The prediction has a mean pLDDT of 81.
The part of an RNA shown here (large-subunit ribosomal RNA, domain IV) has 325 nucleotides and comes from a Candidatus Nealsoniibacteriota bacterium.

[in-house]
Context: one part of a larger RNA
RNA sequence: ACCUCGUUAAGGAACUCGGCAAACAAGCGACCGUAACUUCGGGAUAAGGUCUGCCACGCAUUGCGUGGCCGCAGCGAAAGUUCCCCUGGCGACUGUUUAUCAAAAACACAGGUCCCUGCUUAACUCGUAAGAGGAUGCAUAGGGGCUGAGGCCUGACCAGUGCUGGAACGUUAACUCCGCCGGUCCUUUUGGGCUGAGCGGGUGAAGCGCCAGUAAACGUCGGCGGUAACUAUAACCGUCUUAAAGUAGCGUAAUCCCUUGCCGGGUAAGUUCCGGCCCGCACGAAAGGCUUCACGACUGGGGGGCUGUCUCAACGAGGCGCCCG
Numbered sequence: 001a002c003c004u005c006g007u008u009a010a011g012g013a014a015c016u017c018g019g020c021a022a023a024c025a026a027g028c029g030a031c032c033g034u035a036a037c038u039u040c041g042g043g044a045u046a047a048g049g050u051c052u053g054c055c056a057c058g059c060a061u062u063g064c065g066u067g068g069c070c071g072c073a074g075c076g077a078a079a080g081u082u083c084c085c086c087u088g089g090c091g092a093c094u095g096u097u098u099a100u101c102a103a104a105a106a107c108a109c110a111g112g113u114c115c116c117u118g119c120u121u122a123a124c125u126c127g128u129a130a131g132a133g134g135a136u137g138c139a140u141a142g143g144g145g146c147u148g149a150g151g152c153c154u155g156a157c158c159a160g161u162g163c164u165g166g167a168a169c170g171u172u173a174a175c176u177c178c179g180c181c182g183g184u185c186c187u188u189u190u191g192g193g194c195u196g197a198g199c200g201g202g203u204g205a206a207g208c209g210c211c212a213g214u215a216a217a218c219g220u221c222g223g224c225g226g227u228a229a230c231u232a233u234a235a236c237c238g239u240c241u242u243a244a245a246g247u248a249g250c251g252u253a254a255u256c257c258c259u260u261g262c263c264g265g266g267u268a269a270g271u272u273c274c275g276g277c278c279c280g281c282a283c284g285a286a287a288g289g290c291u292u293c294a295c296g297a298c299u300g301g302g303g304g305g306c307u308g309u310c311u312c313a314a315c316g317a318g319g320c321g322c323c324c325g
Stems, first nucleotide, its partner, number of pairs: 002319007010311002014309001019306001029051004037042001039149001053069007070074001075080001083304007090296002095107002111147007124133003150291004155221003160218002162214005169209003176202005181196006222240005249283001250280001261277005
């Protein structure tokens, strides 16, 4: 000097990204008592308060020792220890995960919805196949996609892409049929046979074109100019484009560049936080929108208590290393 512990005057988070670590207290004992909110179950061991014996004597400083007393029982057993409160974000919840840097707001989830599947091989998946799973199941079943408890809801657009349906018309391959031309052979000829990296025509399915439907399919959801008796603003008017011109709700947000936006609260002082505002660079409705009791080794802000985290360090114990003798 370091490691693991212990104690500390006064102060008490001034430390720090952050109370990290430590400390205090608390306690699944008894009695009393317990708020907002709530899905009426919870929240809740909320919080908070009291008790954990009584008497006598001795010492003494709260306490300790000895003796006696009461009740079944003085956390009377066992086990044994995450301080508490207020307020946001995200995810409903219990669960799951990167064995060995991530446990989470990620995954899953119950619930919602869409698509496929009618079973003599369902759809789908594995396999070259046989075959197997699906399933000794049969649409209240099985497979796939998205969303993700509950509550209130889920707006406009089918022009593009996809999917589903339609079949009149157009286009469209091979096969096949018909005609023409060339070559060659036969030949009685106007013909016939064979043939061509020849020509033309008829018929010709799906597909595509075409016509519809479909957004909890992929997706998309405007611009300019003017206008009110202070000013400002624009309910209003005009115009251009579009398939339609972002509705409800929310909003400086896990989303806002400008930005430490503006106002209010909290602090002596607040780029964070909470409430409000809204010209949303670039929220927005199942890649769901908003809200929500409970829950969370999640994450942000504040408070009480408590402390060597700090002001600012000191001493002690054990260990370890080095120096001197």